[in-house]
RNA sequence: GGGGAAUUAACUCAGUUGGCAGAGUAUCUGGUUCGCAAUCAGAAAGUCGCGGGUUCGAAUCCCGUAUUCUCCA
Numbered sequence: 001g002g003g004g005a006a007u008u009a010a011c012u013c014a015g016u017u018g019g020c021a022g023a024g025u026a027u028c029u030g031g032u033u034c035g036c037a038a039u040c041a042g043a044a045a046g047u048c049g050c051g052g053g054u055u056c057g058a059a060u061c062c063c064g065u066a067u068u069c070u071c072c073a
Stems, first nucleotide, its partner, number of pairs: 001072007010025004019056001027043006049065005
């Protein structure tokens, strides 16, 4: 220098033929307990890496770009 993959909640990850952004863990609150643990219920937490484009509508399609991993030279 060229090819490929990844980027979504604090963490690990789902989410495809474009149509309400989700799960587990963790955190907080409450129930059960004398208390803790465990368990159950609930809540909060998001610029879907960033910037543009297409579209009535984009995490998803197109272009550019950043970081990480990988292959080739």